[in-house]
Source information
Predicted 3D model of a 107-nucleotide RNA (SAM riboswitch aptamer (S box leader)) from a soil metagenome.
RNA sequence: UCUUAUCCAGAGGGGUAGAGGGACCGGCCCUGUGAAGCCCCAGCAACCACCCGAUAAAGACUGUCGGGAAGGUGCUAACUCCGGCAGUUGAUAUCUGGAAGAUGAGA
Numbered sequence: 001u002c003u004u005a006u007c008c009a010g011a012g013g014g015g016u017a018g019a020g021g022g023a024c025c026g027g028c029c030c031u032g033u034g035a036a037g038c039c040c041c042a043g044c045a046a047c048c049a050c051c052c053g054a055u056a057a058a059g060a061c062u063g064u065c066g067g068g069a070a071g072g073u074g075c076u077a078a079c080u081c082c083g084g085c086a087g088u089u090g091a092u093a094u095c096u097g098g099a100a101g102a103u104g105a106g107a
Base pairs, nucleotide, nucleotide: 001107002106003105004104005103006102007101012041013040014039015038016037020030021029022028024084025083026082027081042076043075044074047072048071050068051067052066053065054064055063056062080100085097086096087095
């Protein structure tokens, strides 16, 4: 960079540090009652890997469904915090889809 799945659920304390952070832009928030970063511990979830069962004409593989467990990631303010583009509307809002982004898996 490309493909694909998911994104209305869930889960924070300590140490260090010392002014930013929530991707971008606009808004609106969080923050010296201590931001980012780094370290430790804890937790959430279940994408991949693993185990068990069911199922597709016998077995294996593979697919699908259900369950288990927690090794590799990920995550632990606010729906991806809201919007941005298009449809809808007199307009706003809502809603639907998309873009962008994030994460996993594969290339």

Record summary: The coordinates come from a structure-prediction model, not an experiment, and the mean pLDDT is 83. The RNAcentral record of the sequence draws on MGnify.